[in-house]
Guanidine-I riboswitch aptamer from Argonema antarcticum A004/B2, 136 nucleotides, folded computationally. It matches the Rfam family "Guanidine-I riboswitch aptamer". From the family's description: This family represents a conserved RNA structure found upstream of the ykkC and yxkD genes in Bacillus subtilis and related genes in other bacteria. Of the family's consensus pairs, 100% are formed in the model.
RNA sequence: UUAAGUAGCUUCUAGGGUUCCGGUUUAAGUCUUAGCGACUUAAAUGGCUGGUCCAAGAGAAGCAAGUCAGCCUCUCAAAGUUUUCUGACUUGAGGAAGAGGAAAUGACUACACGGCGGGAAAAAAGCCCGGGAGUG
Numbered sequence: 001u002u003a004a005g006u007a008g009c010u011u012c013u014a015g016g017g018u019u020c021c022g023g024u025u026u027a028a029g030u031c032u033u034a035g036c037g038a039c040u041u042a043a044a045u046g047g048c049u050g051g052u053c054c055a056a057g058a059g060a061a062g063c064a065a066g067u068c069a070g071c072c073u074c075u076c077a078a079a080g081u082u083u084u085c086u087g088a089c090u091u092g093a094g095g096a097a098g099a100g101g102a103a104a105u106g107a108c109u110a111c112a113c114g115g116c117g118g119g120a121a122a123a124a125a126g127c128c129c130g131g132g133a134g135u136g
Stems, first nucleotide, its partner, number of pairs: 008063005015054002020051002022048001023045009065109005071101004078091005111131001113134001117129003
């Protein structure tokens, strides 16, 4: 420099729109009736707070997975840090290093500026294209 792989799931939130519910408006009808009002149906309405619904790579919590240490079994003698460059220090048969295993322990799991445009059988979005294009 190039290529490939990995970056999970659940519940929520920022946010999102309007299928369904509800709200509001209009019209018709019924009940009541002086009136107010209540109910049913239809249409409209998301610059209607809401319930259902969608929802974060760069948001949250939890779980899973992974790595290291610890534990068990096998094997048996080196391993690690460092540079004065072939020395110094630490650990090691009370088990170094390696291999395998268990799940019930501890720790870690980093960083992250980002369009336009397109997609969705309700529609839209910080969802997907996308840790993209691009940028430093």